[in-house]
RNA sequence: GGGCGAUUAGCUCAGUUGGUUAGAGCGCAUGCCUCACAUGCAUGAGGUCACCUGUUCAAAUCAGGUAUCGCCCA
Numbered sequence: 001g002g003g004c005g006a007u008u009a010g011c012u013c014a015g016u017u018g019g020u021u022a023g024a025g026c027g028c029a030u031g032c033c034u035c036a037c038a039u040g041c042a043u044g045a046g047g048u049c050a051c052c053u054g055u056u057c058a059a060a061u062c063a064g065g066u067a068u069c070g071c072c073c074a
Base pairs, nucleotide, nucleotide: 001073002072003071004070005069006068007067010026011025012024013023019057028044029043030042031041032040050066051065052064053063054062
């Protein structure tokens, strides 16, 4: 330098054919339970869907570019 893949909650990851309100597990907070802790139960908080531009009535999802990480080639 070139090619491929990945980027979504604090962490690990889903997300179907673009469709109106973006999810799970773990973790966190509060309450219940307990002598207490753990477990368990309930509720809740937490999101620039990496960033910019574009296409579209509508974009996490499509197109172009940028950034970071990983792999391969030279």